[in-house]
RNA sequence: GAGGCGUAGUGGCAAACCAUUGGAAACGAUGGGACGCAAAGCUACGGAACUAAGGCGCUUGAAAGGGCGCUAUGUUCGCCGGGUUGCACUU
Numbered sequence: 001g002a003g004g005c006g007u008a009g010u011g012g013c014a015a016a017c018c019a020u021u022g023g024a025a026a027c028g029a030u031g032g033g034a035c036g037c038a039a040a041g042c043u044a045c046g047g048a049a050c051u052a053a054g055g056c057g058c059u060u061g062a063a064a065g066g067g068c069g070c071u072a073u074g075u076u077c078g079c080c081g082g083g084u085u086g087c088a089c090u091u
Base pairs, nucleotide, nucleotide: 002091003090004089012037013036017032018031019030020029021028022027035078041084042083043082045081046080047079048076049075050074054071055070056069057068058067059066060065
C1' cells in the first nucleotide's frame, strides 16, 4: 500500500420498550435499556419506504367546518446501492 470478515476486547455503537422533550405527523433529541451491528461512523446522491402540516382536485355543507384522493419542501444512512473517513485481528 492492497485485500478479508472465519477469528472481535475489562474497547465502540445501541433495536424494541419506558421517562422527559421538540414536531401536524413520519420521526428526532436526552436519560434508562440491549435486539442486534465490523462501519449500526459521516453523507438523503440513486432506488425504496414512511408521513401529509401546507398546496391542488373532488365531495358534503347556508356558512364555519368535515370527508376522500394526489402531492415533499418533511423523515429513515439500523431498507438496498453509491460516495467518503476509519479500529482490533488477519492475509
Model confidence (mean pLDDT): 84 of 100. This is a predicted structure of a 91-nucleotide RNA (c-di-GMP-I riboswitch aptamer). It was read from a public genome assembly, where an Rfam model found it.